This is a predicted structure of a 340-nucleotide RNA (Bacterial RNase P class A) from a Pseudomonadales bacterium. The prediction has a mean pLDDT of 78. Its Rfam family is "Bacterial RNase P class A". Rfam classes the family as a ribozyme. Lineage of the source: Bacteria > Pseudomonadati > Pseudomonadota > Gammaproteobacteria > Pseudomonadales.
[in-house]
RNA sequence: CGAGUCAACUAGACAAUCGCAGCCUGUUUGCAGGGUGAGGAAAGUCCGGGCUCCGCAGGGUAGAGUGCCAGGUAACACCUGGGGGGCGAAAGCCUACGACAAGUGCAGCAGAGAGUAGACCGCCAUUUUGUAUGGUAAGGGUGAAAGGGUGCGGUAAGAGCGCACCGCGCUUCUGGUAACAGUAAGCGGCAAGGUAAACUCCACUCGGAGCAAGAUCAAAUAGGCUUCCUUUAGGCGUGACCCGCGCUGGAAGCGGGUAGGUCGCUUGAGGCCGGUGGUGACGCUGGUCCUAGAUGAAUGAUUGUCCUAGACAGAACCCGGCUUAUUGUUGACUCGCUCU
Numbered sequence: 001c002g003a004g005u006c007a008a009c010u011a012g013a014c015a016a017u018c019g020c021a022g023c024c025u026g027u028u029u030g031c032a033g034g035g036u037g038a039g040g041a042a043a044g045u046c047c048g049g050g051c052u053c054c055g056c057a058g059g060g061u062a063g064a065g066u067g068c069c070a071g072g073u074a075a076c077a078c079c080u081g082g083g084g085g086g087c088g089a090a091a092g093c094c095u096a097c098g099a100c101a102a103g104u105g106c107a108g109c110a111g112a113g114a115g116u117a118g119a120c121c122g123c124c125a126u127u128u129u130g131u132a133u134g135g136u137a138a139g140g141g142u143g144a145a146a147g148g149g150u151g152c153g154g155u156a157a158g159a160g161c162g163c164a165c166c167g168c169g170c171u172u173c174u175g176g177u178a179a180c181a182g183u184a185a186g187c188g189g190c191a192a193g194g195u196a197a198a199c200u201c202c203a204c205u206c207g208g209a210g211c212a213a214g215a216u217c218a219a220a221u222a223g224g225c226u227u228c229c230u231u232u233a234g235g236c237g238u239g240a241c242c243c244g245c246g247c248u249g250g251a252a253g254c255g256g257g258u259a260g261g262u263c264g265c266u267u268g269a270g271g272c273c274g275g276u277g278g279u280g281a282c283g284c285u286g287g288u289c290c291u292a293g294a295u296g297a298a299u300g301a302u303u304g305u306c307c308u309a310g311a312c313a314g315a316a317c318c319c320g321g322c323u324u325a326u327u328g329u330u331g332a333c334u335c336g337c338u339c340u
Stems, first nucleotide, its partner, number of pairs: 001336009012306007020037002023034004039312001043323002046321005051210004058243004063206005068082005083097001084095004098201002103199002105195002120140002122136005148166006167190001168188005173182003214263004224254006234248004270289008307310001
């Protein structure tokens, strides 16, 4: 100097003038003063909750979610740290990671044979020399995948047939909370292939609806009319079905009134600065601050200065995550080139 990886911060700043929304104080009700006023993603509506309401809030079936181990958290499909596997030269990154000997499927074509799966070519022996008979699975071929690998012995030719090492399976030991690791010791010639982000099986978890929830005030109307079924039946009861339990007459059509205000609504699993424990997520503790609450929807305009020259983009009950969009600054690490 270049390329790459990981992480943190930021999201123009300052000043003045006028304007907008809400809060507090004063008030002569005209107004004056003071403070505050969109985001790291407010986006997606994909998860988890707080809060509100319903429900004898119970049991079961189906269904849905998660899926290595240990922790964190209010909780989670999130986060942290480990283990296994994979990618990369490395720093690092990804992971939908329980079970295939419970069962059922799938792998076209090719190929002798694709799973309680083989003899096409080849090799060897015999031979009546025939496209014959028998043995073989080491070599070749087909395929994404072909009955562990290398070597030695053995054989008619071969083959874990036997042996050594590796691999695989099981048991013990050692380390670790564990997942696992070690190859430490021993046994076994030894494999019932692959695939579950195929159906499935196993383990654990799971009421529902949602601020347009809900509470309350005021006002208005028609407690209306007609038809049908019927009281042991049936109907209703906040996911489906069944049982239980509770309540109770139910259904259809015509027609009329209202849809306004207040609360919910922002003090929170809150922010910031320290101390302390922990590898870390995070916990404990001390101090300090109050930082939007609109409801046809508030934060806009002008001027001046500065420099890193400003991207993506607007709250509507609140919070914790994930995913997506995106400007600029800085730090650490990995590799390469050049110079000293």